[in-house]
This is a predicted structure of a 71-nucleotide RNA (transfer RNA) from an archaeon.
RNA sequence: GCGGCUAUAGUGUAGUGGUAUCAUUUGGGCUUCCCAAGCCUACAACUCGGGUUCGAAUCCCGGUAGCCGCA
Repeated sequence: GCGGCUAUAGUGUAGUGGUAUCAUUUGGGCUUCCCAAGCCUACAACUCGGGUUCGAAUCCCGGUAGCCGCA
């Protein structure tokens, strides 16, 4: 220098154009004599810029970061 893959709550993940999923963490409540466990509930995320579209995490272009390969 060239090519490929990856980027989503604090953490780990699902999501092939229409409400962003689940688990865990955290706060509140129920249960218990207390704790643990369990149940209910709330908060919390799409790497950045642009384009296409009525509508983009998703499709297109470019950037950044990480990993792999080639030279």
It matches the Rfam family "tRNA". Gene Ontology term of the family: triplet codon-amino acid adaptor activity. By type it is a transfer RNA. RNAcentral holds the sequence, with entries from ENA. Its mean pLDDT, the model's own confidence on a scale to 100, is 83.